[in-house]
């Protein structure tokens, strides 16, 4: 000095906490109250540097009035401490940010 198609979404996942389910405990006639996430999970958050697919950019070929259909390219990316959101948390926001290089 560089932030730019380094694009938009969707769905998962590593990951992550404990609103709620469920488990574990205690109480309690019952309902259900309470307490536990140093309880696997289901629900839930969830990636800029993860995957996937659509969409979309760029280009080539075919047909071609507009257009379509197909190929093909778009994929580099070390990285905190704080601090925010939400019921928390987190590799989520701040952030391809500070800094390294």
């Nucleotide at each position: 000095a560089c932030u730019u198609a380094a694009g938009u979404u969707u769905a998962c996942u590593a990951g992550g906490g404990u609103u709620c389910c469920g488990c574990c405990g205690a109480c309690g006639g019952c309902a259900g109250u309470c307490g536990g996430g140093a309880c696997u999970g289901g629900u839930c958050c969830g990636a800029g540097a993860g995957u996937a697919a659509a969409c979309c950019g760029c280009u080539c070929u075919u047909g071609u009035u507009g257009c379509a259909a197909g190929g093909g390219c778009g994929c580099c990316a070390c990285g905190g401490a704080a601090g925010g959101a939400u019921a928390a948390a987190a590799a989520c926001c701040u952030g391809g940010g500070a800094g390294a290089u």